[in-house]
Context: one part of a larger RNA
Molecule: large-subunit ribosomal RNA, domain VI
Organism: sediment metagenome
RNA sequence: UGCUGGCUGCCUGAGGGGAAAGGGUUCCUAGUACGAGAGGAACGGAACGCUGUGGCCACUAGUUAACCGGUUGUCCGACAGGGCAGAUGCCGGGCAGCCACGCCAUCGAGGAUAAGGGCUGAAAGCAUCUAAGCCCGAAGUCUCUCCUGAAAAUAGGCAGCCAUUCCUCUAAACGAGGACGAAGGCUCCCAUAAAAGAUGGGUUUGAUGGAACCGGGGUGUAAGCUGGAAGGUUUCGACCGACCAGCUCAGCCCGCGGUCUCCAACCG
Numbered sequence: 001u002g003c004u005g006g007c008u009g010c011c012u013g014a015g016g017g018g019a020a021a022g023g024g025u026u027c028c029u030a031g032u033a034c035g036a037g038a039g040g041a042a043c044g045g046a047a048c049g050c051u052g053u054g055g056c057c058a059c060u061a062g063u064u065a066a067c068c069g070g071u072u073g074u075c076c077g078a079c080a081g082g083g084c085a086g087a088u089g090c091c092g093g094g095c096a097g098c099c100a101c102g103c104c105a106u107c108g109a110g111g112a113u114a115a116g117g118g119c120u121g122a123a124a125g126c127a128u129c130u131a132a133g134c135c136c137g138a139a140g141u142c143u144c145u146c147c148u149g150a151a152a153a154u155a156g157g158c159a160g161c162c163a164u165u166c167c168u169c170u171a172a173a174c175g176a177g178g179a180c181g182a183a184g185g186c187u188c189c190c191a192u193a194a195a196a197g198a199u200g201g202g203u204u205u206g207a208u209g210g211a212a213c214c215g216g217g218g219u220g221u222a223a224g225c226u227g228g229a230a231g232g233u234u235u236c237g238a239c240c241g242a243c244c245a246g247c248u249c250a251g252c253c254c255g256c257g258g259u260c261u262c263c264a265a266c267c268g
Stems, first nucleotide, its partner, number of pairs: 005162007015148003021051002024048005034039001052106005060100001062098002067093005072085005095255001108144004116136004165179005186268001188202004208264003212259004216254004224247005231240003
């Protein structure tokens, strides 16, 4: 853009996609059936484990250029606080998130059949699964169960909402051109979404995002002050001093949760 007024919500399913499952071991059945013995099943049921597939992050593990701490060299005159040393200087931790080495699930039903097994049954008075007809029968095949899918041009269906007004042209129209308006959408603030679109939530009748506070969590006890201190220097008066302890489960920080209209969801 089209689908012959505009819009909102819910569907149908032509068509398309997939492999979504595959193998094993052990136990029971059972030392049973069978077999002289030696040996030795099955139908059915259960538990483990492997591969694949789909999903998840409570646990475990990894990562974590958010964050916290330690430390070397050098620079900012010293302290404090920092810069640089790769694109984190190096090292020790690390929540959320993302993830596997972690956790969960992975089932069934039906149709038509193959080999094969049968029923009835002639040709051929018998017999015969076959010639007519009929019933079963597989990890295979098709369908449902999973995903997508009204642009399926035969362009679908259902329910609801708002309109179907005015002007001009035309002989007139359900025609052509223009104007207003309803419903609805957009704009706006965001995230369970995200390359752009889209999707989902909120928009003062509000906890949607930010700030603040509280909770929870990470790191590991801040600066400053006080007390101590191996030792060194000394003019014997004292001074310097790594480090230790206390105030201090501190300080710093948070992509998490809650509370709260302080700020922004206004105007269009």